[in-house]
Molecule: transfer RNA
Organism: Candidatus Amesiibacteriota bacterium
RNA sequence: GGCAAGGUAGCUCAGUUGGUUAGAGCGCCGCACUCAUAACGCGGAGAUCGAGGGUUCGAUCCCCUCCCUUGCUA
Repeated sequence: GGCAAGGUAGCUCAGUUGGUUAGAGCGCCGCACUCAUAACGCGGAGAUCGAGGGUUCGAUCCCCUCCCUUGCUA
């Protein structure tokens, strides 16, 4: 350099032939329980969906460019 896969919450990951609340587990905060801690239970916060542009009434999803990660290859 070429090809492929991926980038969504602090971490690991879902997700939608384009639509009406973007979710889960772990973690974090609070409450309850306990002599106390942990576990279990209840509640809550936390994501401009990698960046920019385009198509569309509407984009996390489709198209283009760029950035980053991983693998294969010259």